About this RNA: The RNA shown here (transfer RNA) has 72 nucleotides and comes from Sciurus carolinensis.

[in-house]
RNA sequence: GGGGGUGUAGCCCAGUGGUAGAGCACUUGCCUAACAUGCAGGGAGCCCUGGGUUCAAUCCCCAGCACACACA
Numbered sequence: 001g002g003g004g005g006u007g008u009a010g011c012c013c014a015g016u017g018g019u020a021g022a023g024c025a026c027u028u029g030c031c032u033a034a035c036a037u038g039c040a041g042g043g044a045g046c047c048c049u050g051g052g053u054u055c056a057a058u059c060c061c062c063a064g065c066a067c068a069c070a071c072a
Base pairs, nucleotide, nucleotide: 001071003069005067006066007065010024011023013021018055026042027041028040029039030038048064049063050062051061052060
């Protein structure tokens, strides 16, 4: 330098054109002498940024940014 890929909760990841989920973590209650485990709850994300298409975009299109990959 050209190429395709990834970007969603604190972390690792799912997801679909109709205002988003799991696991772990955090937290409250129960349990225990206590801790852990376990059981039942709760909070936490304007879905990387800016445009475009659409009645409606996290999702489709364009550009940019970041990251890792292989190629030269």

The source organism's lineage runs through Eukaryota, Bilateria, Mammalia, Theria and Sciurus. Rfam family: tRNA. About the family: Transfer RNA (tRNA) molecules are approximately 80 nucleotides in length. By type it is a transfer RNA. The RNAcentral record of the sequence draws on Rfam.